Molecule: Bacterial RNase P class A
Organism: Steroidobacter sp.
RNA sequence: GGAGUCGGCCAGGCAAUCGCUCUUCCCGUUCGCGGGAGGGGAGGAAAGUCCGGGCUCCCAGGGCACGGCGCCAGGUAACGCCUGGGGGGCGAGAGCCCACGGAAAGUGCAACAGAAAGCAAACCGCCUAAGUCGCCUCGCCUACGGUGAGGCGACCGGUAAGGGUGAAAGGGUGCGGUAAGAGCGCACCGCGCUGGUGGCGACACUCAGCGGCACGGCAAACCCCGCCUGGAGCAAGACCAAAUAGGGGAGCAAGCGGUCCGGGUCUUACGACCGGGACCGGACGUGCGGCCCGCACGAGCUCCCGGGUAGGUCGCUAGAGGUGCGCGGUGACGCGCAUCCCAGAUGAAUGAUUGUCCUCGACAGAACCCGGCUUACAGGCCGACUCCUUUU
Numbered sequence: 001g002g003a004g005u006c007g008g009c010c011a012g013g014c015a016a017u018c019g020c021u022c023u024u025c026c027c028g029u030u031c032g033c034g035g036g037a038g039g040g041g042a043g044g045a046a047a048g049u050c051c052g053g054g055c056u057c058c059c060a061g062g063g064c065a066c067g068g069c070g071c072c073a074g075g076u077a078a079c080g081c082c083u084g085g086g087g088g089g090c091g092a093g094a095g096c097c098c099a100c101g102g103a104a105a106g107u108g109c110a111a112c113a114g115a116a117a118g119c120a121a122a123c124c125g126c127c128u129a130a131g132u133c134g135c136c137u138c139g140c141c142u143a144c145g146g147u148g149a150g151g152c153g154a155c156c157g158g159u160a161a162g163g164g165u166g167a168a169a170g171g172g173u174g175c176g177g178u179a180a181g182a183g184c185g186c187a188c189c190g191c192g193c194u195g196g197u198g199g200c201g202a203c204a205c206u207c208a209g210c211g212g213c214a215c216g217g218c219a220a221a222c223c224c225c226g227c228c229u230g231g232a233g234c235a236a237g238a239c240c241a242a243a244u245a246g247g248g249g250a251g252c253a254a255g256c257g258g259u260c261c262g263g264g265u266c267u268u269a270c271g272a273c274c275g276g277g278a279c280c281g282g283a284c285g286u287g288c289g290g291c292c293c294g295c296a297c298g299a300g301c302u303c304c305c306g307g308g309u310a311g312g313u314c315g316c317u318a319g320a321g322g323u324g325c326g327c328g329g330u331g332a333c334g335c336g337c338a339u340c341c342c343a344g345a346u347g348a349a350u351g352a353u354u355g356u357c358c359u360c361g362a363c364a365g366a367a368c369c370c371g372g373c374u375u376a377c378a379g380g381c382c383g384a385c386u387c388c389u390u391u392u
Base pairs, nucleotide, nucleotide: 001388002387003386004385005384006383007382008381009380010379012357013356014355015354016353017352018351020041021040022039023038024037025036026035027034028033043363047374048373050372051371052370053369054368055233056232057231058230059294061293062292063291064290067228068227069226070225071085072084073083074082075081086100087098088097089096090095101224102223106222107221108218109217123163124162125159126158127157131155132154133153134152135151136150137149138148139147140146141145171189172188173187174186175185176184190213191211192210193209194208195207196205197204198203237314238313239312240311247305248304249303250302251301252300256281257280258279259278260277261276263274264273265272266271284298285297286296287295321340322339323338324337325336326335327334328333
């Protein structure tokens, strides 16, 4: 000097004039509001509505299912987040990525090619030992038949070392062995199991021993295992005021059993009938995703048509809050002290003009709040680290 990696910060500034919104104090007020002096006023993502909560309401109790997560240890209010490790992969490196429990519980999938893709298999090739048949040559004999040796061919058979196909073909290299081969045997490597050592643990070990040896891949396939998990949401919800037609229709609806109390009618009486109340049991219905159990309530529940109001106040901003310093921790973060108040609109507030500076302005506007993730992003600044080149 160049290339790269990781982390942090800024996100137009200043001045003047006019305009908007919230709030404190003072004055005035026809109580509608007006004036004056102060203070505050969009983001790192406010975005996506994807996770986790605070808060509000529902009966939120138990279980199942749905759903979520998935190496280990921590952080956190919590999480699918963050930090640090382990293992795997990528990169020359700084670094980056991982949907990372289980394939020996079961089911399933893998196009095409290939013989064959889960219990196997033979396309080319190699062998033909052993067995059968045929031919040729030579020898022998009891000679138109038999027999021995060698060679060739075929059938049957053996093989998975070599070659081919494929992303992947049943460990790799070497030696021995074999008819030819093969963990068939051996050595080393790899793999599996056991023990030991280190570590909280995931795991690791140039440790020791045993075993010829594996039950290939996919679970971001169904599934199994472990852990977590009520629902709905600020258009939640609470209050005030006003208005209307507390309108019309349909369906379901505590039936049933037992005990007790007392009433009425009939009857000479016995007794029969009618209806009421209380308690217990049971059944039905309702109670903010589904099912079951529980609990609470109950003469209401469900659906359709029609009418009125859609106004105001609260919720609404002091927080799992920000900042500075110190201590602890590898770190996420925690603790302590000090200090500060930093938007609360509601058809939706920060805009317009002028001048000037410069990095010439990208992505882009809160709507209950907070912690995360993801996505978009012009330009600029700072720090650490890696590699290359050159010079000293």